[in-house]
RNA sequence: UAUUGACAAGGGCAAACCCACUGAAAGGUGGGGACGCAAAGCUACAGGGGCUUCAGCGAUAUUCGCAAAGCCAGCCAGUUACCAAU
Numbered sequence: 001u002a003u004u005g006a007c008a009a010g011g012g013c014a015a016a017c018c019c020a021c022u023g024a025a026a027g028g029u030g031g032g033g034a035c036g037c038a039a040a041g042c043u044a045c046a047g048g049g050g051c052u053u054c055a056g057c058g059a060u061a062u063u064c065g066c067a068a069a070g071c072c073a074g075c076c077a078g079u080u081a082c083c084a085a086u
Stems, first nucleotide, its partner, number of pairs: 002086004012037002017032006035074001041079003047076002049072003056066004
């Protein structure tokens, strides 16, 4: 440096769900809680993908459709990195 995650050490993160706060929503933050994760670290104007629909626009109008400037890194991707083995 590359590949891999069988063994070992120190450990790390935390899905669903519940509570509080926040937000139009998606979602976020904190506490509890563990389904899982070897990058479940970081990046949302490098890129693809996904979610929501306040404003706005349209319509057959208590509704429906379009729609990001709002989000998702635990979808792919990019990037950096601990330990061990080869």
Molecule: c-di-GMP-I riboswitch aptamer